[in-house]
Context: one part of a larger RNA
């Protein structure tokens, strides 16, 4: 001086990010046992008492023996009678240790709060979570040779199922609820017009040259080229619906008989201006907001406020009894976590072989 264990005066978390690790509870029987609550739990709640061993009763079990019947001796069945011999749960004496679940196995408890309802999955090898999943809601698509999915096709899943099914999105028990825009963008309908492709159509044109002209030159028919007008579907422009569809839900100025602050008034712009409910919040920057509790002392924690930088209603809103190797504050018991360190066991380090 490191590694595993073990015991400590006194105080008991002062240690630390944070009680990490340790310690401390503990079997089993009785007593008892709050808030809350979905009535099912909470709950082993919390708190408490017993706990060995010997004696004696002592339900009960075993069952020698013994009476009596049945067909008679037997055998065999029934009923009676009970010695010893075990002993549960218990009660009452007695004992005896520091200590009796005498080791060893073998829950700490209790409060507030926040995220998920719940039991379950999950980064094989740094993350078990408030993330996924979940039953419940919703919305959309499918009428069967189904949508959808794999495959060049065949075919096969769907499914030997049939809209109380199947697929695809979203949301997440449960209870109260789920405002307000359809202008953009998606998706659904519509079909007058306007565009609009291939294709239909084939005008002018151009090249060639039979003629025709003294010539420049003009030019039928063929052929070959060019391709206007018109005709021409779905889409798009357009008209409507739809938001538990992708989103989105303002600003200035005045104004009340202390002050304050607007219930009320104006004025611009917007598809519409964000209700309920919650709120310094897993969200809040200013900030350790400001106000109460808790501590002698409290950037964390609970209750309030409301100035929400930058909540907010299935990218759910607010609550919620159970439940969490979840996150966060506080109390209780307990401790070598500490104040502060000391001993002692074992294996190493270290010196010799």
């Nucleotide at each position: 001086c490191u590694c595993u264990g073990g015991u400590u005066a006194a105080g008991g978390a002062a240690c630390u990010c944070g009680g990490c690790a340790a310690a401390a509870u503990a079997g089993c029987a009785c007593c008892g046992u709050a808030a809350c609550u979905u009535c099912g739990g909470g709950a082993g709640a919390a708190g408490g008492u017993g706990u060995g061993c010997c004696u004696g009763c002592a339900a009960g079990g075993u069952g020698a023996u013994u009476u009596u019947u049945a067909u008679u001796c037997a055998c065999u069945a029934a009923u009676u009678u009970g010695a010893g011999c075990c002993u549960a749960c218990g009660c009452a004496g007695g004992u005896u240790g520091c200590a009796g679940u005498g080791a060893a196995a073998u829950g700490g408890g209790g409060g507030g709060a926040g995220c998920g309802a719940c039991u379950g999955u999950u980064u094989a090898c740094u993350a078990a979570a408030a993330a996924c999943a979940c039953a419940g809601g919703a919305c959309u698509c499918u009428g069967c040779g189904a949508a959808g999915u794999c495959g060049a096709a065949a075919g096969a899943c769907g499914a030997a199922g049939u809209a109380u099914a199947g697929g695809g999105u979203c949301u997440g028990a449960c209870g109260c609820c789920u405002g307000c825009c359809c202008g953009g963008u998606g998706c659904c309908g519509g079909a007058a017009g306007g565009u609009u492709a291939a294709g239909g159509g084939g005008a002018c044109g151009u090249g060639u040259u039979a003629g025709c002209g003294c010539a420049a030159g003009c030019g039928a028919a063929g052929c070959a080229u060019u391709g206007a007008a018109c005709c021409g579907a779905a889409g798009c422009c357009c008209c409507g619906g739809u938001a538990a569809a992708c989103g989105g839900c303002g600003g200035c100025c005045g104004u009340a008989a202390c002050u304050a602050u607007a219930a009320c008034g104006g004025u611009c712009c917007u598809a519409a201006g964000g209700u309920a409910g919650c709120g310094a919040a897993a969200u809040u920057c200013c900030u350790u907001g400001u106000c109460g509790g808790g501590u002698a002392a409290g950037u964390u924690c609970c209750g309030a406020c409301c100035u929400g930088c930058a909540c907010g209603a299935a990218u759910g809103g607010c609550g919620u009894a159970a439940c969490g190797a979840u996150u966060u504050c506080c109390c209780c018991a307990c401790u070598g976590u500490c104040u502060c360190a000391a001993c002692c066991a074992g294996a190493g380090a270290c010196u010799c072989a």
A computed fold for a 353-nucleotide part of an RNA from a Planctomycetaceae bacterium, annotated as large-subunit ribosomal RNA, domain IV. The RNAcentral record of the full RNA draws on ENA. Its mean pLDDT, the model's own confidence on a scale to 100, is 86. Rfam family: Bacterial large subunit ribosomal RNA.